[in-house]
Molecule: small-subunit ribosomal RNA
Organism: Thermomicrobiales bacterium
RNA sequence: UUGUCAGAGAGCUUGAUCCUGGCUCAGGAACAACGCUGGCGGCGCGCCUAACGCAUGCAAGUCGCGCGGGCCGUCCCUUCGGGGGCGGUCAGCGGCGGACGGGUGAGUAGCGCGUGGACAACCUGCCCACCGGUGGGGGACAACGCCGGGAAACCGGCGCUAAUACCGCAUACCAGUCGGUCGCCCGUGGGGCGGCCGCCGAAAGCCGCAAGGCGCCGGUGGAGGGGUCCGCGUCCGAUUAGCUAGUCGGUGGGGUGACGGCCCACCGAGGCGACGAUCGGUACCGGGUCUGAGAGGACGAUCCGGCACAGGGGGACUGAGACACGGCCCCCACACCUACGGGUGGCAGCAGCGAGGGAUCUUCUGCAAUGGGCGCAAGCCUGACAGAGCGACGCCGCGUGCAGGACGACGCCUUUCGGGGUGUAAACUGCUUUUCCCCGGGAUGACACUGACAGUACCGGGGGAAUAAGUCUCGGCUAACUACGUGCCAGCAGCCGCGGUAAUACGUAGGAGGCGAGCGUUGUCCGGAAUUACUGGGCGUAAAGCGCGCGCAGGUGGCCCGAUAGGCGGCCCGUGAAAGCCCCCGGCUCAACCGGGGUCGGUCGGGUCGAACCAUCGGGCUGGAGGGCGGUAGAGGCGGGUGGAAUUCCCGGUGGAGCAGUGAUAUGCGUAGAUACCGGGAGGAACACCAGUGGCGAAGGCGGCCCGCUGGGCCGACCCUGACGCUGAGGCGCGAAGGCUAGGGGAGCGAACGGGAUUAGAUACCCCGGUAGUCCUAGCAGUAAACGAUGUCGACUCGGUGUCGGCGGGGUCAACCCCGUCGGUGCCCAAGCUAACGCGUGAAGUCGACCGCCUGGGGAGUACGGCCGCAAGGCUAAAACUCAAAGGAAUUGACGGGGGCCCGCACAAGCAGCGGAGCGUGCGGUUUAAUUCGAUGCAACGCGCAGAACCUUACCAGGCCUUGACAUGUGGCUGCAGGCCCGCGAAAGCGGGCGUCCUUCGAGGGUGCCACACAGGUGCUGCAUGGCUGUCGUCAGCUCGUGCCGUGAGGUGUUGGGUUAAGUCCCGCAACGAGCGCAACCCCUGCGACCAGUUGCAUGUCUCUGGUCGGACUGCCGGACAUCCCGGAGGAAGGUGGGGAUGAUGUCAAGUCCGCAUGGCCCUGACGGCCUGGGCCACACGCACGCUACAAUGGCGAGGACAAUGGGCGGCCAAGCCGCGAGGCGGAGCUAAUCCCAUAAACCUCGUCUCAGUUCGGAUUGGGGGCUGCAACCCGCCCCCAUGAAGCCGGAGUUGCUAGUAACCGCCGGUCAGCCAUACGGCGGUGAAUCUGUUCCCGGGCCUUGUACACACCGCCCGUCACGUCAUGGGAGCCGGCAACGCCUGAAGUCGGUGGGUCAACCCGCGAGGGGGGCAGCCGCCGAGGGCGGGGCGGGUGACUGGGACGAAGUCGUAACAAGGUAGCCGUAGCGGAAGCUGCGGCUGGAUCACCUCCUUU
Repeated sequence: UUGUCAGAGAGCUUGAUCCUGGCUCAGGAACAACGCUGGCGGCGCGCCUAACGCAUGCAAGUCGCGCGGGCCGUCCCUUCGGGGGCGGUCAGCGGCGGACGGGUGAGUAGCGCGUGGACAACCUGCCCACCGGUGGGGGACAACGCCGGGAAACCGGCGCUAAUACCGCAUACCAGUCGGUCGCCCGUGGGGCGGCCGCCGAAAGCCGCAAGGCGCCGGUGGAGGGGUCCGCGUCCGAUUAGCUAGUCGGUGGGGUGACGGCCCACCGAGGCGACGAUCGGUACCGGGUCUGAGAGGACGAUCCGGCACAGGGGGACUGAGACACGGCCCCCACACCUACGGGUGGCAGCAGCGAGGGAUCUUCUGCAAUGGGCGCAAGCCUGACAGAGCGACGCCGCGUGCAGGACGACGCCUUUCGGGGUGUAAACUGCUUUUCCCCGGGAUGACACUGACAGUACCGGGGGAAUAAGUCUCGGCUAACUACGUGCCAGCAGCCGCGGUAAUACGUAGGAGGCGAGCGUUGUCCGGAAUUACUGGGCGUAAAGCGCGCGCAGGUGGCCCGAUAGGCGGCCCGUGAAAGCCCCCGGCUCAACCGGGGUCGGUCGGGUCGAACCAUCGGGCUGGAGGGCGGUAGAGGCGGGUGGAAUUCCCGGUGGAGCAGUGAUAUGCGUAGAUACCGGGAGGAACACCAGUGGCGAAGGCGGCCCGCUGGGCCGACCCUGACGCUGAGGCGCGAAGGCUAGGGGAGCGAACGGGAUUAGAUACCCCGGUAGUCCUAGCAGUAAACGAUGUCGACUCGGUGUCGGCGGGGUCAACCCCGUCGGUGCCCAAGCUAACGCGUGAAGUCGACCGCCUGGGGAGUACGGCCGCAAGGCUAAAACUCAAAGGAAUUGACGGGGGCCCGCACAAGCAGCGGAGCGUGCGGUUUAAUUCGAUGCAACGCGCAGAACCUUACCAGGCCUUGACAUGUGGCUGCAGGCCCGCGAAAGCGGGCGUCCUUCGAGGGUGCCACACAGGUGCUGCAUGGCUGUCGUCAGCUCGUGCCGUGAGGUGUUGGGUUAAGUCCCGCAACGAGCGCAACCCCUGCGACCAGUUGCAUGUCUCUGGUCGGACUGCCGGACAUCCCGGAGGAAGGUGGGGAUGAUGUCAAGUCCGCAUGGCCCUGACGGCCUGGGCCACACGCACGCUACAAUGGCGAGGACAAUGGGCGGCCAAGCCGCGAGGCGGAGCUAAUCCCAUAAACCUCGUCUCAGUUCGGAUUGGGGGCUGCAACCCGCCCCCAUGAAGCCGGAGUUGCUAGUAACCGCCGGUCAGCCAUACGGCGGUGAAUCUGUUCCCGGGCCUUGUACACACCGCCCGUCACGUCAUGGGAGCCGGCAACGCCUGAAGUCGGUGGGUCAACCCGCGAGGGGGGCAGCCGCCGAGGGCGGGGCGGGUGACUGGGACGAAGUCGUAACAAGGUAGCCGUAGCGGAAGCUGCGGCUGGAUCACCUCCUUU
């Protein structure tokens, strides 16, 4: 470069992200099964389970041309007794075949299979080729006859007989064996060829007139078939590590077709095994099949090859071939027959039955074809086979019609009601006829006779849209959506998850999507899964580096030369069966299917060539490694000695009341003299300062000083050895603390334990004591957060800066400094790596070598087993079951009994209160016929309610109405509504009466009635909503665009340094800008000016009212200057002058369906409407907000002064008069800067009260009045008289307020007939105190830190206990199973021995008889099985018992996560209801503060 082939992901951990990791899905497949459905054809396939048991039939016979005979038929002859021929048939003798074909997969982990070889160690019937032969004799046994036994199966005795049956003899080239001998070839022993001598071994005949044919015997060779041996390949378990007695070898023998320990005797002591023997489990193996991009994984149905088996087990016989599926013998189990004596049987052949099971077919047809057996042949036999049948079991093909047909029928579904969907779909019109039905013709398969299939395929004619569609799905993955029903129910579900009243997720319907004679489901396999990673993964923190070293095996290994050719590479040859896969071509109309051809496929065998690399052998080298020499640092190790400080104890002295201890106490010690101080002594343990991210060691670890012994390292310059190296499964050694054994020792400390505190408790934290232990010697143990959570060794890859050791050079020496170099030890950074954090020449970079380890979480480092240990325990190490995650790093938040900075009446400082009293109001609770409903921490509770006696009113009781109290529309009827009168009635209502508009006389408007649509609902859902509102919070924040950084969430900007009330502004900065907020713009107020001016003032200024402007901007000065801050001047006002309006992104499923609106649901003579009465006002209580007080800063009396905001015609109401008063009469004025409400009060002056439950306080109650209103009983307000309660300043706790504020004082308003208003909204009057502080409480802002939280700390979460379910360990035992072992017994049978019984053939003999040989019988070895025994292995079950898992709302505590409130965790030990606590040692995977060190920048 060309060509070919070729790999897709998704869901689920989080608030979000990246990574790790598992679970799940989409695909394909099948010997399948199940559910629903089912038209046709072709080709395939069809007991995977019980190698469980089988009724019945069939599956292996054939040959009369090997032989004799029986029976039947027929013919001939006949001496009439019979003889012979031919045909058929039957059993027998005999031959060949029953070792093939067919079935099955139990066993088998094996030379069984696969592949490649070997046999000089072998066999081979029938077939083929060739050579040679076929002579002559003999004796039997069946059949049959007679007799006998038996139920039967069958058997016995005697007698006759043939042969291609059997037996001698002859001959025998060749062949064979043996003995002897000679030669050649070969690869080695029993190899091949050949010569000679001796010995031994054959045969069968039949048919035919004949020719001849078919046979028979010996031999050689061939073909095909078989036997044996070997290399390599061939599942899991090490919780199976040792196995082995014919075992391994030798000698000799036996045996076989043949080698061999196959078997035997003797001799030797070997053989196998970590490259996995033995044992256990599982399994026929291969060609291939499925999947996969491939590598691989899984499988081994149908077809082909091999093996094994034939009820279980053993055995041999016959034979060319068997240890023999439809043969034999024996044992066992089972079944059947039986006359009980004895017999018979083996479907894993074809069909079929039962059983088992989720599940797998006809007791079919035929030998027509192909093939097989026998036969000369005709032919016979053949459940092999060829076909048909059943089953959608699979693959393939076809059909169930095609075209036209409406702005689109009906029905159904839906709808916002307009419509939309089903939908050209149907109807209807035209057309076609595959399939189907009827009729007719009719094959190939056969070369000749012969066709089961089959009147089939196929062809022709006719008929008629006719006979033919389902199933699954529609939340995401994943293609397809609506309605109704249901309401965490019923149910769905592969994973995530749906369902608690609007469910695209359940059920149904309509519609849609997919596939289609099928569609789904379930189980299984491969894939996706790079999730066992050879291709192709990992181990600092996710699972994963052994605690450390030494080292056998193994793996691996520097430079050069030569050789060899095992590995390796090229080429050639052989083989890798066929089928299958792939490609090409062809045949069934296509396809499936089938035929032909070609590729392809091995870790295979042989030959040949090559020599770089690996390997092997030989030789050399010095760089790796080691040694020698000279120096050098060091808490390296072991032993011995020695020193001082301190603690404690003892003795003596001084001294006199405390000491000790804690957050504070107490226990404890002390007047018997402690503590303190001085002197003396004893004893044990540890070594301050030096001391240092200093040193040494492999790790654990090592620290006063001296001595001795001893290991290792580093440096320097040369010399030596010559790859001697690296790693290291097993193995061996070392190994902190704690623990154990024995003996010492014991000062201090200190598990356990005792006591004191703390606490709800306190088996803890704190305190006082204190035993083991801590120390020594000897031994055991062998663990740890044994950590750098980072195995060892080597090589390579920018720099900077400390520090330790050595060496070299320089600065005149040097202890100081500089430069360089080697080794160690830190920090920072580059490239690179990493999920990120981070690592970064001491790598976690780039590579090489070797070892160890990981494969989701829990169960569990547990059980069982094994090994070790005195024990504690250690090492090794599962499963059931269960979960959809468990995790790592980083991000944004939130949170912290983390940190820093900063705000706020947050605290503090201060003033007045609340919490106590009485009363008012609201709420809870309770009550009730009803006490309507809502609001519920802050942010519900004088809230909705800015006015509940009726009304309101939504609640309750009772009485009533039904087109309705109200709206719109349609149709029909109506002189009729309002109004007045009467009756019943509580009213509503019901009933009755009077009575009325206009007119063009058609009718119209209005009204009423009837009917129908509808009205109506304060009924439900604020968790379906709109709108509005509360709250954080007037807090200073919340975001965006672009850019930049990061894989990403996200960050940056917005952090930082200052500053501000403020993300306000300035500076800096990978950011630059911008938006919503802040501020400003608006309103009120404070000063001034101007204009205007009524009803204000006595006129005009003016006060005042209204309007428009001005004024304040850090503008000016000083300090400091970037903002800004501080001070000052001027000014009415100064650093936002005061107040208001204004409320970012968002949070609370906050509040409101009862303000209003509104989806959905619900009620409809009632959940609607009207009325009367009642209730919302109840009252043993609890809470919240208030009012009034408790008094002298006061009460009371008298007199006196000064506001502002507001309201008023169904109104405010003046003067005047009456009443003590509420109020009444009265009527002026005012639509209001004019009149009225309207005297403001505190205050001031004077007087009185004198500390008293009072001249305080006013509740409560009695009496009498007034007002509003239809009506004050439940249930109004006010007045007068009387009554005068609690209360003497309020526990824990708690609220408001930083200036014209708090506090105190009154005034006005809305709602409203009146009023339960002490409320609410405003107005003015008088008018303080305190804060120059941020430690603490609360809330908030910014930065930072930790986190296991994210519903976000009101979070999360641990363990015991209790209950339920499930699986599992232990367990006195019990039950059956498997395989060995020892002993006993021992069938058939082979072999051996014997063989006195018995026997035709050959030999001797006339014979009798004998010989040779055989047989029975008996004996022996072996031997299936059985019995006895002790152990081994695995299973089931088991009272009880151990823990484990899971299970919406159980109990106890609070261990962990934030410093989790005692930092946590690891190992170990003790203790405790439980988490856990404590001791000792260790780790940082601990927050915080300070200090030290190092680094970076300047």